[in-house]
C1' cells in the first nucleotide's frame, strides 16, 4: 500500500436572474432568516391537551427478562459476563490473539409437543451385531443377557481411555463435562481453586405456564383555549328609519303595538388570534469517567406555512463513470477533446431513541495474507 471486518462523517460549491413564506420596518424601500440525516415508518419512551376514573390492595390484561451503570424516561445506550460461529497461531478434546452474532430468567412445579425415519422419542428400547443356554448332524429355531459396535434421526440416555466381564455396563478407576458445598477474587453477572456426589431426571418456554420487575384508561394539534361579523333567538326603548353625491324641500322604500329602527344578553357559524418555536436546545472549551454521560464556563437564537413557502432557469467549477488522442513510464499517473451520472427523500405540536431508504466520497481502528523498505 492492497484485500477483509467494524465504527464514524460528508452528502455538492460559487455567481447571475425571475419568484415564494416568515420577522424587523410607516413602507411596494431596505435588512435578516428559510428542510433532513433520515424531515420517512409511526415501532418504543416522554412533554403538552381534553374526557373518564381518582384512597389502598388483589385479580385480570400488557410489556420486559445475564449483570452493573447512564438517562427525564425507555423495549434505548455504554461497559462487562456467558454461550456460539469465523479467521489466525501454538501444535491441539485445549490455550492464546482478533472479529461477528445472541428474546441470554426457570425444563429438578405442572401440562403439552418432538414430523419423517427408526426396534425405541422419555422412569424408553433388542432391528442388525456380540455373549450364554436348550434343541438340531449342520444351517437354523427358541429362551435369556448386553446399550460397547452398526443402522435411523435435528436429537438415542454424559464423553473418552482403561480395569473388569461369558459378552457388557459409572459396575470400578484416571482425565474432561455436570450437580452440590466451601474458600478466594469481583458491586454483580460470574471466574478460579479445593472437597463431595458415579451422575435416573434429553430437547422445545419465539407452546401453555411459573418467577421477578414495570404500567390508571382512551383520544391526539383536525388536541385544546380565547375573541367574534352576519342570520336566527331572548330582553328593553321605540315612531320613526333608510335611500336620493354635503344640507333643505320634494320623491321613493320599510314601518307605527302582529314593531321599521336602535341598544343590551347568552350560546356560537364564517373568520381571526393563541397553542407555535428559549428548548431534557445548538456550538465551543475545561474538568471527571474505560465509556454511555455528567458538571462548570462562554457564545448563539437557527423555518413556522394552513391547502400548505423553502423553487425555476442560465453560466462556471467540483465529484464519479465510460470513449478517443498525447506524454511520462508502467499498468499506474498526468494533460487535452467530447459524452453521461450526481442519490434517498421533503417540515406541519415538540423532544429522546429505534428501524428502514440512500448516487458518490472521506476518515479512524483492527486481524491475517501478499508486496516493498
Nucleotide at each position: 500500500u492492497a484485500c477483509g471486518c467494524a465504527g464514524g462523517c460528508c452528502g455538492g460549491g460559487c455567481g447571475g436572474u425571475c419568484g415564494c413564506c416568515c420577522c424587523u420596518g410607516a413602507a411596494c424601500a431596505a435588512g435578516g432568516g428559510g428542510a433532513g440525516g433520515a424531515a420517512a415508518g409511526u415501532c418504543c419512551g416522554a412533554g403538552c391537551u381534553u374526557u373518564c376514573a381518582a384512597g389502598g390492595g388483589c385479580a385480570a390484561g400488557g410489556a420486559u427478562g445475564c449483570c452493573u451503570c447512564g438517562u427525564a424516561a425507555c423495549g434505548c445506550g455504554a461497559g462487562g459476563g456467558a454461550g456460539u460461529c469465523c479467521c489466525g497461531u501454538c501444535a491441539u478434546u485445549g490455550g492464546c490473539g482478533g472479529g461477528g452474532c445472541u428474546a441470554c430468567g426457570g425444563a429438578a412445579a405442572g401440562c403439552g409437543c418432538c414430523a419423517c425415519a427408526g426396534a425405541a422419542a422419555a422412569a424408553a428400547c433388542a432391528c442388525c451385531g456380540c455373549c450364554c443356554c436348550u434343541u438340531u448332524a449342520a444351517u437354523a429355531a427358541g429362551g435369556g443377557g448386553u446399550a460397547a459396535g452398526g443402522g435411523u434421526g435435528a436429537a438415542a440416555a454424559g464423553g473418552c481411555g482403561g480395569u473388569g466381564u461369558a459378552a457388557g455396563a459409572g459396575a470400578c478407576c484416571a482425565c474432561c463435562g455436570g450437580g452440590u458445598c466451601c474458600g478466594u477474587c469481583g458491586c454483580a453477572a460470574g471466574a478460579c481453586g479445593g472437597g463431595u456426589c458415579g451422575c435416573a431426571c434429553g430437547g422445545c418456554a419465539a407452546g401453555c405456564c411459573c418467577c421477578a420487575u414495570c404500567c390508571g384508561a382512551a383520544a391526539g394539534a383536525a388536541a385544546g383555549g380565547c375573541c367574534a361579523a352576519g342570520c336566527a333567538g331572548g330582553g328593553g326603548a321605540a315612531a320613526g328609519a333608510g335611500g336620493u353625491a354635503g344640507c333643505c324641500c320634494g320623491c321613493c322604500u320599510c314601518g307605527u303595538u302582529c314593531g321599521a329602527u336602535c341598544c343590551c344578553c347568552g350560546g356560537g357559524u364564517a373568520g381571526g388570534c393563541c397553542g407555535c418555536a428559549u428548548g431534557a436546545u445548538u456550538c465551543c472549551g475545561a474538568u471527571g469517567g474505560u465509556g454511555a454521560c455528567a458538571u462548570c464556563g462562554g457564545a448563539a437564537c437557527c423555518a413556522g406555512a394552513u391547502a400548505g413557502a423553502u423553487g425555476g432557469c442560465c453560466g462556471c467549477c467540483g465529484u464519479c463513470c465510460g470513449g478517443a488522442g498525447a506524454g511520462a513510464a508502467u499498468u499506474u499517473c498526468u494533460c487535452u477533446c467530447g459524452g453521461g451520472a450526481u442519490a434517498c427523500a421533503g417540515a406541519a405540536c415538540u423532544c429522546g431513541g429505534c428501524u428502514u431508504a440512500c448516487a458518490g466520497g472521506c476518515c479512524u481502528g483492527c486481524u491475517u495474507u501478499a508486496u516493498u523498505u
Predicted 3D model of a 373-nucleotide RNA (Bacterial RNase P class A) from a Candidatus Zixiibacteriota bacterium. NCBI's taxonomy places the organism under Bacteria, Pseudomonadati, Candidatus Zixiibacteriota. Rfam family: Bacterial RNase P class A. From the family's description: Ribonuclease P (RNase P) is a ubiquitous endoribonuclease, found in archaea, bacteria and eukarya as well as chloroplasts and mitochondria. Model confidence (mean pLDDT): 78 of 100. The gene name in the source record is rnpB. Of the family's consensus pairs, 88% are formed in the model. The RNAcentral record of the sequence draws on ENA.